A computed fold for an 85-nucleotide RNA from a Bacillota bacterium, annotated as c-di-GMP-I riboswitch aptamer.
[in-house]
RNA sequence: GCAUAGACAGGGCAAAGUUGGUGAAAAUCAAUGACGCAAAGCUAUGGGUCUAAGUUCCUCGGGAUAAGACUGCCAAGCUGCCGUA
Numbered sequence: 001g002c003a004u005a006g007a008c009a010g011g012g013c014a015a016a017g018u019u020g021g022u023g024a025a026a027a028u029c030a031a032u033g034a035c036g037c038a039a040a041g042c043u044a045u046g047g048g049u050c051u052a053a054g055u056u057c058c059u060c061g062g063g064a065u066a067a068g069a070c071u072g073c074c075a076a077g078c079u080g081c082c083g084u085a
Stems, first nucleotide, its partner, number of pairs: 004085002012037002017032006035072001041078003045075003048070003054065004
C1' cells in the first nucleotide's frame, strides 16, 4: 500500500413522533427527540418505490403520465476516522 474482518480510542450520523416553515403532493428544511447505522458520508448512474401540479382519457367516481421525490430500498461509482488480526 492492497484485500477481508471489525477490536481499541476519539467520536460521528440521527428513525418514528412533536413544533414551526416550504411544496399541488410525495417529500423536504430547522429545532427537539433517538429507532438504529462501520460508511445511515457524497452522487439520482442502473433498478425499484412514492407523488401527480401540469397534460391527457373518462362512465365525471376516477385512470394514465415525471422533467418532481426517496442514497436510512437494493446495487454501482467516489471519498473517509482508528490502527488491530
The source organism's lineage runs through Bacteria, Bacillati and Bacillota. Its mean pLDDT, the model's own confidence on a scale to 100, is 87. Of the family's consensus pairs, 95% are formed in the model. It matches the Rfam family "c-di-GMP-I riboswitch aptamer". Its family is annotated with cyclic-di-GMP binding in the Gene Ontology. Its Rfam clan is "c-di-GMP_I riboswitch clan". It was read from a public genome assembly, where an Rfam model found it.